[in-house]
Context: one part of a larger RNA
RNA sequence: GAUUGAACGUUGGCGGCAGGCUUAACACAUGCAAGUCGAACGAGAAAGGUCCUUCGGGGCCGAGUAAAGUGGCGGACGGGUGAGUAACGCGUAGGAAUCUACCUAGUAGUGGGGGACAACUCGAGGAAACUCGAGCUAAUACCGCAUACGACCUAAGGGUGAAAGUGGGGGAUCUUCGGACCUCACGCUAUUAGAGGAGCCUGCGUUGGAUUAGCUUGUUGGUGAGGUAACGGCUCACCAAGGCUUCGAUCCAUAGCUGGUCUGAGAGGACGAUCAGCCACACUGGAACUGAGACACGGUCCAGACUCCUACGGGAGGCAGCAGGUGGGAAUAUUGCACAAUGGGCGAAAGCCUGAUGCAGCCAUGCCGCGUGUGUGAAGAAGGCCUUAGGGUUGUAAAGCACUUUCAGUUGGGAGGAAAGGGUAACGGUUAAUAUCCGUUAUCUGUGACGUUACCAACAGAAGAAGCACCGGCUAACUUCGUGCCAGCAGCCGCGGUAAUACGGAGGGAGCGAGCGUUAAUC
Numbered sequence: 001g002a003u004u005g006a007a008c009g010u011u012g013g014c015g016g017c018a019g020g021c022u023u024a025a026c027a028c029a030u031g032c033a034a035g036u037c038g039a040a041c042g043a044g045a046a047a048g049g050u051c052c053u054u055c056g057g058g059g060c061c062g063a064g065u066a067a068a069g070u071g072g073c074g075g076a077c078g079g080g081u082g083a084g085u086a087a088c089g090c091g092u093a094g095g096a097a098u099c100u101a102c103c104u105a106g107u108a109g110u111g112g113g114g115g116a117c118a119a120c121u122c123g124a125g126g127a128a129a130c131u132c133g134a135g136c137u138a139a140u141a142c143c144g145c146a147u148a149c150g151a152c153c154u155a156a157g158g159g160u161g162a163a164a165g166u167g168g169g170g171g172a173u174c175u176u177c178g179g180a181c182c183u184c185a186c187g188c189u190a191u192u193a194g195a196g197g198a199g200c201c202u203g204c205g206u207u208g209g210a211u212u213a214g215c216u217u218g219u220u221g222g223u224g225a226g227g228u229a230a231c232g233g234c235u236c237a238c239c240a241a242g243g244c245u246u247c248g249a250u251c252c253a254u255a256g257c258u259g260g261u262c263u264g265a266g267a268g269g270a271c272g273a274u275c276a277g278c279c280a281c282a283c284u285g286g287a288a289c290u291g292a293g294a295c296a297c298g299g300u301c302c303a304g305a306c307u308c309c310u311a312c313g314g315g316a317g318g319c320a321g322c323a324g325g326u327g328g329g330a331a332u333a334u335u336g337c338a339c340a341a342u343g344g345g346c347g348a349a350a351g352c353c354u355g356a357u358g359c360a361g362c363c364a365u366g367c368c369g370c371g372u373g374u375g376u377g378a379a380g381a382a383g384g385c386c387u388u389a390g391g392g393u394u395g396u397a398a399a400g401c402a403c404u405u406u407c408a409g410u411u412g413g414g415a416g417g418a419a420a421g422g423g424u425a426a427c428g429g430u431u432a433a434u435a436u437c438c439g440u441u442a443u444c445u446g447u448g449a450c451g452u453u454a455c456c457a458a459c460a461g462a463a464g465a466a467g468c469a470c471c472g473g474c475u476a477a478c479u480u481c482g483u484g485c486c487a488g489c490a491g492c493c494g495c496g497g498u499a500a501u502a503c504g505g506a507g508g509g510a511g512c513g514a515g516c517g518u519u520a521a522u523c
Base pairs, nucleotide, nucleotide: 001523002522003521004520006519007518008517009516010515013370014369015368016367017366018365019363020362021328028324030323031322032321035073036072037071040070041069048061049060050059051058052057080281081280082279089206090205091204092203093202094201095200098198099197100196103194104193105192106191107190108189109188110187111145113143114142120135121134122133123132124131125130151160152159153158165186166185167184168183169182170181173180174179207253208252209251214244215243216242219241220240221239222238223237224236225235226234256278257277258276259275260271261270262269263268283304284303285302286301287300306317307316308315309314334360336359337358338357342356343354344353345352346351373403374402375401376400383394384393385392386391407464409459410458411457412456413455417450421445422444423443424442425441426440427439428438429437467512468511470509471508472493473492474491478507479506480505481504482503488495489494
């Protein structure tokens, strides 16, 4: 000099853009953060309104709604944190023995049966959490049978294995009047390929310590078997005795890694906040289940510590999600608004959910921009300070005169972020069909949290807006008074013991400016 996720002191007008627990991966009250589908399935309230009533009640609407259950998809994404990890964890370049829900393209199918379990009803236990027994029932839940283009196994002869329907529309025909049947859409099964995703292996690179020199027994390799989606001591049996290491093994300490950031002419050094990629973790430790995918932050089980409830028998919980409170700390924000946009989940769709996200609030924390007036004005006013007492300086500075109105204030107007979605019509595709559905076009309608938006216009008046540190040298800027090795200053050199440009005040000056200075840290 540059820089910072800064803090402290002091001062503080406006706006834009960013950033905001670096410490206790300490422990957390409260609310919200993952649901959705009735076009998979069975069942199905109440309040309230209205009508009837024998005053007991009943019918209709509410409503096939709410709430719950079976089932499907999603809760493995998104969001947080950096404890652990010196490692194929990460970076880079390659590799072969693999899996892949949803999506895209293709091929072949989607026939015919069966038995349950929730919900519900009844009963029982319990303070609760919840649990148990009996009975009834549906399905795209579950299980056989048939079929097998392709798939898998094979001793090459052969063998094995699948499915589910739902919704819209409809001319003829049939009908038990429910439909069959045809067609379309969404599904379902098997399989091939793709895309994107994931797992695995390898070369090279990846902090300090030798006051850590030897380390290793599933250890190193082989054979066989098991296991896995897959290779492999991954696991096991047997066999061999190997494997690593001063080119630093092992051990100890420290640490998430990278793109990058800061600095520097560069080489390099330091760092890894925000944003992006990867990894790891989710109270601590362990384990598996489900699933395409987890050994799963807001799932399950076991153990532990802690907190809470309890009828003492037993139960409940996990903010390193968003806010927020306690604590720690020099120090870091609102228990806000909205799904309008972007994205995600579910759904045919309308839509629902979304503390992701978009916005707003707080903070000069940083960067950038703007303003706090402009011109004129010598009687060089008054006052202050200095003085050789003549004057000098503050100083065109002020006052005065003439103007302007950015920003802030008040009033009014006012984009863009909106694409979708819905209605109608036409055309095209599908089809037996002018129906349905899908697509395109036209037209109408119509969705904004921010928001009193950005921006524009009008109004009034210089009106509301300047400080901080410094002035001995380094280093731009000097006099006076006070003090008297005292009080004090200080980054280094050093100032102060009676004329201190170095302490404290004042006047003046020089520097930066909504900041300035100090401290800490890096180059």
This is a predicted structure of a 523-nucleotide part of an RNA (small-subunit ribosomal RNA, 5' domain) from an uncultured prokaryote. The full RNA is in RNAcentral, with records from ENA. Its mean pLDDT, the model's own confidence on a scale to 100, is 88. Its Rfam family is "Bacterial small subunit ribosomal RNA". Gene Ontology terms of the family: structural constituent of ribosome and ribosome.